[in-house]
This is a predicted structure of a 350-nucleotide part of an RNA (small-subunit ribosomal RNA, central domain) from an uncultured bacterium. The RNAcentral record of the full RNA draws on ENA, Greengenes and SILVA.
Context: one part of a larger RNA
RNA sequence: CUGGGUGUAAAGGGCGUGUAGGCGGCUUUGCAAGUCAGAUGUGAAAUUCCCGGGCUUAACUUGGGCGCUGCAUCUGAAACUGCAGAACUUGAGUGCUGGAGGGGAAAGCGGAAUUCCUAGUGUAGCGGUAAAAUGCGUAGAUAUUAGGAAGAACACCGGUGGCGAAGGCGGCUUUCUGGACAGUAACUGACGCUGAGGCGCGAAAGCGUGGGGAGCAAACAGGAUUAGAUACCCUGGUAGUCCACGCCGUAAACGAUGAAUACUAGGUGUAGGGGGUAUUGACUCCCUCUGUGCCGCAGUUAACACAAUAAGUAUUCCACCUGGGGAGUACGGCCGCAAGGUUGAAACUC
Numbered sequence: 001c002u003g004g005g006u007g008u009a010a011a012g013g014g015c016g017u018g019u020a021g022g023c024g025g026c027u028u029u030g031c032a033a034g035u036c037a038g039a040u041g042u043g044a045a046a047u048u049c050c051c052g053g054g055c056u057u058a059a060c061u062u063g064g065g066c067g068c069u070g071c072a073u074c075u076g077a078a079a080c081u082g083c084a085g086a087a088c089u090u091g092a093g094u095g096c097u098g099g100a101g102g103g104g105a106a107a108g109c110g111g112a113a114u115u116c117c118u119a120g121u122g123u124a125g126c127g128g129u130a131a132a133a134u135g136c137g138u139a140g141a142u143a144u145u146a147g148g149a150a151g152a153a154c155a156c157c158g159g160u161g162g163c164g165a166a167g168g169c170g171g172c173u174u175u176c177u178g179g180a181c182a183g184u185a186a187c188u189g190a191c192g193c194u195g196a197g198g199c200g201c202g203a204a205a206g207c208g209u210g211g212g213g214a215g216c217a218a219a220c221a222g223g224a225u226u227a228g229a230u231a232c233c234c235u236g237g238u239a240g241u242c243c244a245c246g247c248c249g250u251a252a253a254c255g256a257u258g259a260a261u262a263c264u265a266g267g268u269g270u271a272g273g274g275g276g277u278a279u280u281g282a283c284u285c286c287c288u289c290u291g292u293g294c295c296g297c298a299g300u301u302a303a304c305a306c307a308a309u310a311a312g313u314a315u316u317c318c319a320c321c322u323g324g325g326g327a328g329u330a331c332g333g334c335c336g337c338a339a340g341g342u343u344g345a346a347a348c349u350c
Stems, first nucleotide, its partner, number of pairs: 004321003007304002012318001014201004021194003025088001027086005033081002035077008049065006091191001092188003095184004103177007110154001114150008125136002162169002206247006215241002220236004258317006266295011299306002323350003332343004
């Protein structure tokens, strides 16, 4: 290389966009690069193989033949691939009409709760636990009433419901803005799929500068528990959590399942559209497209299970795997302020 694989055994890149490359709908004309056929030349000898000869045989040696799967030139074929020209509309895109949505960004607003402050009422406890204690409280706490301040998060609705490429997104209003879906069939006419590199996005924690800081809470302190208790429980509590700008670039970034297209029994929920039948109308019923669930046949699978949202049947492109440990380590490169990330071995050992 061929070959076998990647839900759970090793293995799908965290996600997109897109360069090179690979692959690519239907009809037709031409060319003849790939492809196919024929001819000519060449493809040294030895070797291999086949038929013979010579040493008593064999090895060995020798004669002849096939072969040398290749290359070049010429002639021809035109189905397929390619290239060039023309045409098409079903793939793809645009337009128009319409409704759905926690999709994104910014600004403003709202109520409940919590904590704190001020004032009133009021008195000896409160708090906490399995039980306690640390803690708070006669300098008047807890409880309760009124007023004020602050920050953060948005109960109910809320739903295997919606939206987004993924990460993710949930109070209300306004402005700006992306995408998907249904219907229509006016327009373009293969403009497509995938995508090594590249570029962008990317939870939480962490980092830099400046703000903010109610609650929660690594670290830390104290009280318990215990043989001990650097824990679990309790009382406190700082970074952080929040905002702006800039880094970091990782996660069980999971559906542990790459993207795209086509095909392959059904049944039943649910979300957003469209059409039809019936009806005064609505409900109901039937069909259909897109999404999201459950059950299930064929088929697949080591089994579990998957089963039109495939792990079935096929095609294209990318990524990745090749015994366990050593090790996602060392060294080097690149990136980062750092933490570290990325790429990524070997000796040795079982």